[in-house]
C1' cells in the first nucleotide's frame, strides 16, 4: 500500500466482497510444561446451606460457663447475657432506573463536619430512675407482661460563662464525666485527700480531609414529535433547611421555554480509558480507578457527624417458608454454591503471614476486604517435543512418457546432549513493625508512669517443602489444525458425472474436475489451528482534513422576500473573536519514553514527558467584530432619448372553414395502399350572390424582439411593468444570497354561468388483421373559447441555482450612442446592452464546454450517496374530487449505470458488384419410370449426411461386399509379435456328419548348421498342441483430436512493423477524389513501409517459326487398280510432341485531363485479364467425417470379437429432391448418303467369314497399340404419316429366349413377339444459362464376373436469342448512421393470467403494553390541631388499589391489495434499428 467482481474489449461512476487488527467470546479438531492476567455479556430470575460487622471489663452493675485459688472475698485470669460507648453511612456487589435531580471540565457562595491536627477556656456541686438479676404470668413459636433490687462515661436539674448565639445594646440564653498509672513532702484510722502523667468529657476558634448546594460549557437518535408550561415565570411577605432557592405557603403581576430544536417518543449509567485508524475520526465503557444510582417491588420516616440506610425500622404488594391456624419469619445485584435461562462463564478451598479497615490504652478480637491456592489453552508471553553424521538415495506409499520421479537425510544405522518430565537430596525472599531490654530527650518535685529518637533482640509464613539449586538414569515423556481455481503461499492421479456436494466474492460439478469426496504430495501457522459472531480499517463509500450535482444518483418550475450567513473604501476608539507570555488545574493507573526487577519476555517498580482541554491574568491590535466620523467606485434616484408578439381592458377590420337562404347546373361527391361506411335525383359536389356565427391571426417572420419563469404574434385607443443608451446632478454601502413564508405558474382536469364555426378524448360505424377494444377512413360528445373560482403539476430542459469579479480570439445579428467622412446619407471605425455560430488556453471519464464557461475565484441557497421494492405504504398537511406534498421499511439482486470503441444487425441512408433482377432461351413443379431421402413397416429394413443432405459417402448391395437380422458354430482366436511347453509334421488329400462353417477320423515331405565314422544329440528355420502376455471391435465420444473436406467465396479483402493521435479499448495506414474484374492503379493525406490475398508465373486452347518423321501424312514422281484402290519413293503439307516467338494500352487520334484511366482506330491469328482450367487470404459455422485412415479417453473380452448358411440393406397408404422418356409435324417411321474427338484393351480388345429376326453363338486374323479392334448420331437426300391419345408416347403385363455367374425366387442385364397405361406442354412456386455459351446429338472411360448407368467424369458434332437498365427480389463489398444486440435480430425484451414460496400494507375485530386528564378510597409517616395526654382522635399530603374516558406503541385475524423470487407454462408483441404508427 491494495485486490476481485458490470463489458467482446475500454475508461468512468458505483455498490458488493476479500487480505489487517481486535475480543470478558462460543463451537469443531487436537493438546507437553511454566509465568502473568481474565472468567454469567443471557433472567435487576428464584434461592437450600455455611460464612461476609463487630469490638471495648482501662465506662457500668455483675459472675451463668471455663481455669486458678484463698484469709472463702468476683479474690484472680478471664467473661455469656445485659446497661453504656464507638462502629455498623466504610469495605464488597450490581447497572434496573436515569438524556439530566447524572457525568466530565472549569468556576462560585449561602453551608455541615464524628474520628484527626493546632490554639483558647473549662471539667464545680447535686438528684431521680432503669436493664441485667430475681419472683410470678401468657404464648406452639416469635416474643410479651406484672411486682421487686441495682450501677454507670446512661438520664435530669443547679452553679459558672473565656468564647458562642440572640438583642430593643440595657441585657438575655444555654455545658461537662469520669477512668487508669505513679508518688516525695503534708493531712487522714482507712478509703483517700493532695500532686502529677495519660486517656476521656464540655465550650469555642482555626485547619485538614470529607460532604451538601448553585452556575457555565460539553454530553445518543427521531420533526412521519412543533408548540410546551398554572407553582408554571417573576416579585413582596412569611415558613422551612446545615444552607441559597417556588423548596413550601398567602397575595400580586403575566410571565417563562422553543427551529441555536422546547415538549414528546425510543435507547442508554457517565468518565479516566479501551479497540481500530497515518491522522481526523468511528465503535465500545468487561477487568483496574473516579463519580452516580440501586439493594424483592412501591412509599415513608427514625437514629445519627453522616442514611431516608444491601446483611436496620414501619406500611402496602407479590412470592417463599414455619404453625398447635390463634399467629409469625424471610430478602445472595457480598463470598462460595443450587435451580432456571443460555452458544456460554470457575471451588459450598486456605489464611488473617502481608496490605488495609472496625473496636480497644494495649495484648488482641473480627474482617469471603485482601493475600493465596483450585478449575478452564479464555487471552498474552516464554520453553520443549531433540542435535550432528548418515545414499544401497532401502522398503512401503503415490505418480509415470515405464526411462524414472517423489516422499527423502526423511527412516534405519552411528555418535552426542538432557531443557522439560521422573526419582533423590538441599532449599529461600516475601518479616518488619508492635513487643522486650539498654540508652538519649520531653513532661514532672521525681531516677515513677507516659511519649519520642536510637541500638540490641525473642516470636510470628496461609501460600509451601513452593520458587530456586544439585545429582541420577535415559531420546527417553511430548504435533496438530487448516488450506492448495483466482484474490492467496501451495498439484497430481483416482472416484463421481448439473448427481453427491463446494462456495467469503467471482464461481466450480452435465465422463478426461489442480474448485466435490477420499488419497499421495506441497504450503501457512503451530500447543494450537480453523469456523461463527462483534468492532474499526481498507471505505476519499457522509468527503473538517477529504467528494459531488449538463449526460452516471443529484439545481428547487420561477420570482419577491423574513430570519440567518456573507459583505466596498479612509480614519479614530474598544479589545469580543484572533495571536503571544505567565499562573492554576487537567486524580492515579493506562499510552510514550529513560532506567531498574523477575534467567528472557509477558508482567511489575521508579522517574520523565504527555494529557492536544478549561479557567484566571498580563500584553499585542494586522485581520474579523462593535462604536463613531468621512468617501464614492457597489446600489439607487432625477433628467433626455429611442426599441419591443411585456401585461390588462375596450373597440374595429379582412381572408378562410361551416351553416342557412336564393340562383345556375347534373350525377356523382368524398375518401384510401386498395376500399367501404358517409353525402347525393327530396338535386349533392362544383359555381355565383346574400346572411349568420364562432375561433384563429397567412404573407411580413428572422437560431429576430419582449418577459422572472410559464409564456407573448391582425389593427386602433386607454391604463401599466421592466430593460437599454446618453448626459449631468443627487443619496452615501442603502448590498448579495435566502431556510420557513408569499406570489406567479403550460397542457389536461374540477365547480358555476355563458358560448360552440373548426378541431376532437370517450363513443358509433367502415376497413385492415389470426385477432385489432389500435394505427387508416366516415361521423361525433365532453373539451378547446369567454367570465368567476379551484387545482399546482410537466422532458416546467440550456436536463446547466442566484449574484459578483478575472481570463487570448474570429464572425453574424437586434437596440442605442459616438468618431471619421459627406451637401446629406450609406459603406467604414469604436463603445455599451442583448442574442447566435466557430474556436484558444484551461477544464472534463469521455462526449463536449469554452468572456452567455462545464475555465479561474468569492458568497449564499437547494439537492445526491448501489439497483429494485418506491416516489410506493403508513402518518401528517393541502384539495370538492382527481390527486398533490412530505416520505420509509421488510425482502431481494451483484450488479444497475455514463461516455466512448470494435463488430454484428436495421421493414436506416449513400456508392458499387454478381445470370441478383430485368431482357431472352430451355427447363423443374403436372404424367410414367429410374434413383436418393423422409415417413411407415419389419426379426433386420446397418450407419452417416438437412442453406453447405437428398443419381450424396456408394468409380457399381443376387452370395461376397455387409457394418444389420435369424439360426448354427469357434475362444490365444480370421490377423501380428514374444515367452515357455508339446509333437513332427506342413502343403495337400481321403472318409463320416452337416445347410455350410465346423467337428471327428485317416493318409501325407522336413531343411540348414555344429559335434560325431555312424547311430544320434544340440541349435536354428517351418509347422502343431497347451498355457500366458496379448489379439480383435464399422462399439461410444467429430463437443477430446490429427488429417482431409464443405460453406461464405475466386468475394476483395485480412493483417503487421515503425511513427503519430487517444487516459484507454482503439484509431491512423486501409478513409477521401478518381479509376479498376480487383486494397487494380493514380492523386491527395501523419503517415512511411511490408506481408498473406488480387494479378502474373503453371496447364489446355487459338497464330507463327524451328526441330522431329513412324505406326502418321502422301502434293509432286513412278508402278498399279474399276476406283486419289494399293505399292514404291519422299518428308513439302496435315499431323504427332518438344522448343521458341507473339499481346505490352506498344502505336495513332480523342476526352476528362494532374495522373491513373476511359472511348475510338490502325496493324494483327488473337486487343485491352483473348477463352477455359488449376490455384481458395485472415477467418466463420464446437459445419462434416472416430464407418477411408490415424488417434486420446471410455467400454466389450466363451463376446459389442471371429466363422458360416439364409434373410435384409430392393420391404410401401404417403411426402420431397434429382434425373430420364414423353406429350409430337422444327415431329415420328422407313430407306439412302456424309463428317469426329477424348479415350481404352492381355484372365483383355477381338477383325473377316458363318449361324440366329435378335440378344447372341461359332470363329480366332490382328493387337501390350498414332500399326490391330468400334455403324458416330443429330445433319443432309428421298418416301410415308396429316393433328388423331395417332405410325405420338412407351409404362405395365404375358409368352419365348440370350448372357454373366456355385447360384438370377426374394433381387441382375439384354433380345424377340404380343399388350399399349398415364400423358395433348403442366397451379402456387422455382432452376440453369451472356458465345462456340444455352439448347441439342452421339461417342468414350472408371468401378465391374454380370448389372439397376437414364448416374458420374470426359470427348467431339450442330449451334442460337437477349442484356433498355439497376427501381425492385437475393447474396456480397466499401463508407456512413442508430442500437438497450456481443451466443451478436434465430438477438434482446415487456405486461396480464395460471402455479409455488417469501416478506409486507389494509382489515370487522381481538389481546397486550406505555401514558394523559378527572374522580373515589387512602396504609405507614412527617408537620399541624384538639383532647380525658408515656396515649388517643382529627386535618393536609400520599404509595398501593379502583372507576370512567382519551392518546401512543406492539402482537394477532376471516378476507383483501400490490411486491419479490422461481426450469421448460398461457396470451399477445409494448421497448431497443425509422423496432415496422419515431
Nucleotide at each position: 500500500a491494495g485486490a476481485g467482481u458490470u463489458u467482446g474489449a475500454u475508461c468512468c461512476u458505483g455498490g458488493c466482497u476479500c487480505a489487517g487488527a481486535u475480543u470478558g467470546a462460543a463451537c469443531g479438531c487436537u493438546g507437553g510444561c511454566g509465568g502473568c492476567a481474565u472468567g454469567c455479556c443471557u433472567u435487576a430470575c428464584a434461592c437450600a446451606u455455611g460464612c461476609a460487622a463487630g469490638u471495648c471489663g482501662a465506662a457500668c452493675g455483675g459472675u451463668a460457663a471455663c481455669a486458678g485459688g484463698u484469709u472463702a472475698a468476683g479474690c484472680u485470669g478471664a467473661c455469656g447475657a445485659g446497661u453504656g460507648g464507638c462502629g455498623a453511612a466504610c469495605g464488597g456487589g450490581u447497572g434496573a432506573g436515569u438524556a439530566a435531580u447524572g457525568u466530565a471540565u472549569c468556576g462560585g457562595a449561602a453551608c455541615g463536619u464524628g474520628c484527626c491536627c493546632a490554639g483558647u477556656c473549662g471539667u464545680g456541686g447535686g438528684g431521680g430512675a432503669u436493664a441485667a438479676c430475681u419472683a410470678c404470668u401468657c404464648g406452639a413459636a416469635a416474643g410479651a407482661g406484672u411486682g421487686g433490687c441495682u450501677a454507670a462515661u446512661a438520664c435530669c436539674g443547679c452553679a459558672u460563662g473565656a468564647g458562642a448565639c440572640c438583642u430593643g445594646a440595657g441585657g438575655g440564653u444555654g455545658a461537662a464525666a469520669g477512668c487508669g498509672g505513679g508518688g516525695g513532702a503534708u493531712c487522714g484510722c482507712a478509703a483517700g485527700a493532695c500532686c502529677u502523667c495519660g486517656c476521656g468529657c464540655g465550650a469555642u476558634u482555626g485547619g485538614a480531609g470529607c460532604g451538601g448546594c448553585c452556575g457555565a460549557u460539553a454530553u445518543c437518535a427521531g420533526a412521519u414529535u412543533a408548540g410546551c408550561u398554572a407553582g408554571u415565570u417573576g416579585g413582596c411577605g412569611g415558613g422551612g433547611u446545615a444552607g441559597a432557592a417556588g423548596c413550601c405557603c398567602a397575595c400580586c403581576a403575566a410571565g417563562g421555554c422553543g427551529a441555536c430544536g422546547a415538549u414528546c417518543u425510543g435507547u442508554a449509567g457517565c468518565u479516566g480509558g479501551u479497540c481500530u485508524g497515518a491522522g481526523a475520526g468511528g465503535g465500545c465503557g468487561a477487568c483496574c480507578a473516579g463519580c452516580c444510582a440501586c439493594a424483592c417491588u412501591g412509599g415513608g420516616a427514625c437514629u445519627g457527624a453522616g442514611a431516608c440506610a444491601c446483611g436496620g425500622c414501619c406500611c402496602a404488594g407479590a412470592c417463599u417458608c414455619c404453625u398447635a391456624c390463634g399467629g409469625g419469619a424471610g430478602g445472595c445485584a457480598g463470598c462460595a454454591g443450587u435451580g432456571g435461562g443460555g452458544a456460554a462463564u470457575u471451588u459450598u478451598g486456605g489464611a488473617c503471614a502481608a496490605u488495609g479497615g472496625a473496636c480497644g490504652a494495649a495484648a488482641g478480637u473480627c474482617u469471603g476486604a485482601u493475600c493465596c491456592a483450585g478449575c478452564c489453552a479464555u487471552g498474552c508471553c516464554g520453553c520443549g517435543u531433540g542435535c550432528g553424521g548418515g545414499a544401497a538415495g532401502a522398503a512401503g506409499g503415490c505418480c509415470u512418457u515405464c526411462g524414472g520421479g517423489u516422499u527423502g537425510u526423511a527412516a534405519a544405522c552411528c555418535g552426542c546432549u538432557u531443557u522439560u518430565g521422573u526419582c533423590a537430596g538441599g532449599g529461600a525472599a516475601g518479616a518488619a513493625a508492635c513487643g522486650a531490654c539498654g540508652u538519649c530527650c520531653u513532661c514532672u518535685a521525681a531516677u515513677a508512669c507516659a511519649g519520642g529518637g536510637u541500638g540490641u533482640u525473642a516470636a510470628u509464613g496461609a501460600c509451601g517443602g513452593u520458587a530456586c539449586c544439585u545429582g541420577a538414569a535415559g531420546a527417553a515423556u511430548a504435533a496438530g489444525c487448516a488450506c492448495c481455481g483466482g484474490c492467496u503461499a501451495a498439484c497430481u492421479a483416482c472416484g463421481u458425472g448439473c448427481c453427491a456436494g463446494c462456495a467469503g466474492c467471482c464461481g466450480c460439478g452435465g465422463u478426461a474436475a489442480u474448485a466435490c469426496a477420499g488419497a499421495g504430495g506441497u504450503c501457512u501457522c503451530a500447543a494450537c489451528c480453523g469456523u461463527u459472531g462483534u468492532u474499526c480499517g481498507g471505505a476519499u463509500u457522509c468527503a473538517u482534513u477529504g467528494g459531488g450535482c449538463g449526460u452516471a444518483a443529484a439545481g428547487g418550475g420561477u420570482g419577491c422576500g423574513u430570519a440567518g450567513g456573507c459583505g466596498g473604501u479612509c480614519g479614530c476608539g474598544c479589545a469580543a473573536g484572533u495571536c503571544g507570555g505567565a499562573u492554576g488545574u487537567g486524580a492515579a493507573a493506562u499510552c510514550u519514553u529513560a532506567g531498574g526487577g523477575c534467567u528472557c519476555a509477558a508482567c511489575c517498580c521508579u522517574g520523565a514527558a504527555a494529557c492536544u482541554g478549561c479557567a484566571u491574568u498580563c500584553g499585542a491590535u494586522a485581520c474579523u467584530g462593535c462604536g463613531u466620523g468621512g468617501c464614492u467606485u457597489g446600489a439607487g434616484u432625477a433628467c433626455u432619448g429611442g426599441a419591443g408578439a411585456g401585461g390588462a381592458g375596450a373597440c374595429u377590420g379582412g381572408a378562410a372553414u361551416u351553416u342557412a337562404c336564393g340562383g345556375u347546373g347534373u350525377a356523382g361527391c368524398a375518401g384510401u395502399g386498395a376500399a367501404a361506411u358517409g353525402c347525393g335525383u327530396a338535386g349533392a359536389u362544383a359555381u355565383c350572390g346574400u346572411a349568420a356565427g364562432g375561433a384563429a391571426g397567412a404573407c411580413c417572420a428572422g437560431u429576430g424582439g419582449c418577459g422572472a419563469a410559464g409564456g407573448c404574434g391582425a389593427g386602433u385607443c386607454u391604463c401599466u411593468g421592466g430593460a437599454c443608451a446618453g448626459u449631468u446632478a443627487c443619496u452615501g454601502a442603502c448590498g448579495c444570497u435566502g431556510a420557513g413564508g408569499c406570489a406567479c405558474g403550460a397542457a389536461g382536469g374540477c365547480c358555476a354561468g355563458g358560448g360552440g364555426a373548426g378541431c376532437a378524448a370517450a363513443c358509433g360505424g367502415g376497413a385492415u388483421u389470426a385477432g385489432a377494444u389500435a394505427c387508416c377512413c366516415c361521423g361525433g360528445u365532453a373539451g378547446u373559447c369567454c367570465u368567476g373560482g379551484c387545482a399546482g403539476u410537466a422532458a416546467a430542459c440550456g436536463g446547466u441555482g442566484u449574484a459578483c469579479g478575472u481570463u487570448u480570439g474570429g464572425u453574424g445579428u437586434a437596440g442605442g450612442c459616438g468618431g471619421a467622412u459627406u451637401c446629406g446619407a450609406c459603406c467604414c471605425c469604436g463603445c455599451c446592452u442583448g442574442u447566435g455560430c466557430c474556436g484558444g488556453a484551461g477544464c472534463u471519464a469521455a462526449c463536449g464546454c469554452g468572456u452567455u464557461a462545464a475555465a479561474c475565484g468569492u458568497a449564499c441557497c437547494g439537492c445526491c450517496u448501489g439497483g429494485g421494492a418506491a416516489g410506493u405504504a403508513c402518518g401528517g398537511u393541502c384539495g370538492c374530487a382527481a390527486g398533490a406534498u412530505u416520505a420509509a421499511a421488510a425482502c431481494u439482486c451483484a450488479a444497475a449505470g455514463a461516455a466512448a470503441u470494435u463488430g454484428a444487425c436495421g421493414g436506416g441512408g449513400g456508392c458499387c458488384c454478381g445470370c441478383a433482377c430485368a431482357a431472352g432461351c430451355g427447363g423443374u413443379g403436372g404424367a410414367g419410370u429410374a434413383u436418393g431421402u423422409g415417413g411407415c413397416u419389419u426379426a433386420a429394413u446397418u450407419c452417416g449426411a438437412u442453406c453447405c443432405a437428398c443419381g450424396c459417402g456408394a468409380a457399381g448391395a443376387a452370395c461376397c461386399u455387409u457394418a444389420c437380422c435369424a439360426g448354427g458354430g469357434u475362444u490365444u482366436g480370421a490377423c501380428a509379435u514374444g515367452u515357455a511347453u508339446c509333437u513332427c509334421u506342413a502343403a495337400g488329400u481321403c472318409g463320416g456328419u452337416g445347410a455350410a462353417a465346423g467337428c471327428c477320423g485317416g493318409c501325407g515331405a522336413g531343411u540348414u548348421g555344429u559335434a560325431g565314422c555312424a547311430a544320434u544329440a544340440c541349435a536354428a528355420c517351418g509347422a502343431u498342441u497347451u498355457a500366458c502376455a496379448c489379439a480383435g471391435g464399422u462399439g461410444c465420444u467429430g463437443c477430446a483430436u490429427g488429417g482431409c473436406u464443405g460453406u461464405c467465396g475466386u468475394c476483395a479483402g485480412c493483417u503487421c512493423g515503425u511513427g503519430u493521435c487517444g487516459u484507454g479499448a482503439g484509431a491512423u495506414g486501409u478513409u477521401g477524389g478518381g479509376u479498376u474484374a480487383a486494397g487494380u492503379c493514380c492523386c491527395g493525406c501523419a503517415a512511411c513501409g511490408a506481408g498473406c490475398g488480387c494479378a502474373a508465373c503453371c496447364c489446355u486452347u487459338a497464330c507463327g517459326u524451328c526441330c522431329u518423321g513412324u505406326u502418321g501424312c502422301c502434293a509432286c514422281u513412278c508402278c498399279u487398280u474399276a476406283a486419289u484402290u494399293g505399292g514404291a519413293a519422299g518428308c513439302a503439307c496435315u499431323c504427332u510432341g518438344g522448343a521458341c516467338g507473339g499481346a505490352c494500352u506498344g502505336c495513332c487520334c480523342u476526352g476528362u485531363g494532374a495522373a491513373a484511366c476511359g472511348g475510338g482506330g490502325a496493324g494483327g491469328a488473337a486487343g485491352g485479364u483473348g477463352a477455359g482450367g488449376a490455384u481458395g487470404a485472415c477467418g466463420u459455422c464446437a459445419a462434416g467425417u472416430c464407418a477411408g485412415c490415424a488417434u486420446g479417453g471410455c467400454c466389450c473380452u466363451u463376446a459389442c470379437a471371429c466363422c458360416c448358411u439364409g434373410g435384409g440393406c430392393u420391404g410401401c397408404a404417403c411426402a420431397c429432391g434429382u434425373a430420364c422418356u414423353a406429350c409430337a409435324a422444327u415431329g415420328c417411321u422407313c430407306a439412302g448418303u456424309a463428317c469426329a474427338a477424348u479415350a481404352u484393351g492381355a484372365g483383355c480388345c477381338g477383325a473377316a467369314a458363318c449361324c440366329g429376326c435378335g440378344a447372341g453363338g461359332u470363329g480366332g486374323a490382328g493387337g501390350a497399340a498414332a500399326u490391330c479392334g468400334a455403324u458416330a448420331a443429330a445433319a443432309c437426300u428421298g418416301a410415308g404419316c396429316c393433328c388423331a391419345a395417332u405410325u405420338c408416347g412407351g409404362a405395365u403385363c404375358g409368352c419365348a429366349g440370350g448372357c454373366u455367374g456355385c447360384a438370377a425366387c426374394u433381387c441382375g442385364c439384354c433380345u424377340g413377339c404380343g399388350u399399349g397405361a398415364a400423358g395433348c406442354c403442366g397451379g402456387a412456386a422455382u432452376c440453369g444459362c451472356u458465345a462456340g455459351u444455352a439448347a441439342u446429338g452421339c461417342c468414350g472411360u472408371a468401378u465391374c464376373a454380370g448389372c439397376u448407368a437414364c448416374g458420374a467424369c470426359g470427348g467431339c458434332g450442330u449451334g442460337a436469342a437477349u442484356a433498355c437498365g439497376u427501381u425492385c427480389c437475393c447474396g456480397g463489398g466499401c463508407c456512413u448512421u442508430g442500437u438497450a444486440c456481443a451466443c451478436a435480430c434465430c438477438g434482446c425484451c415487456c405486461g396480464u393470467c395460471a402455479c409455488a414460496u417469501c416478506a409486507u400494507g389494509g382489515g370487522a375485530g381481538u389481546c397486550g403494553u406505555u401514558u394523559g386528564c378527572a374522580c373515589c378510597c387512602g396504609a405507614a409517616g412527617u408537620a399541624c390541631a384538639c383532647c380525658a395526654a408515656u396515649g388517643g382522635u382529627g386535618u393536609c399530603c400520599u404509595a398501593c388499589g379502583g372507576u370512567a374516558u382519551g392518546a401512543g406503541c406492539g402482537g394477532u385475524a376471516a378476507c383483501u391489495g400490490g411486491g419479490a423470487u422461481g426450469a421448460a407454462g398461457u396470451c399477445g408483441a409494448a421497448a431497443c434499428a425509422a423496432g415496422g404508427u419515431a
Small-subunit ribosomal RNA from a metagenome, 1478 nucleotides, folded computationally. The prediction has a mean pLDDT of 84. The sequence is in RNAcentral, with records from SILVA. It matches the Rfam family "Bacterial small subunit ribosomal RNA".